[in-house]
RNA sequence: GCCACCGUAGCUCAGUUGGCAGAGCUUCGCUUUUGUAAAGCGAUGGUCGCCGGUUCGAGUCCGGCCGGUGGCU
Repeated sequence: GCCACCGUAGCUCAGUUGGCAGAGCUUCGCUUUUGUAAAGCGAUGGUCGCCGGUUCGAGUCCGGCCGGUGGCU
């Protein structure tokens, strides 16, 4: 330098015929217990990497940029 894939909650990741942004874990609160752990219930948490474009509507499609991983040279 070229090619492919990835970037979404504190962490690991879903969401792929464009139509309300989600799960598990973590954290916090409550119940239970003499107390702790475990268990049950509930809550909090998002500039969907950034900037534009298409569209009535974009996490999703298109372009550019940034970062990461792998491959080729």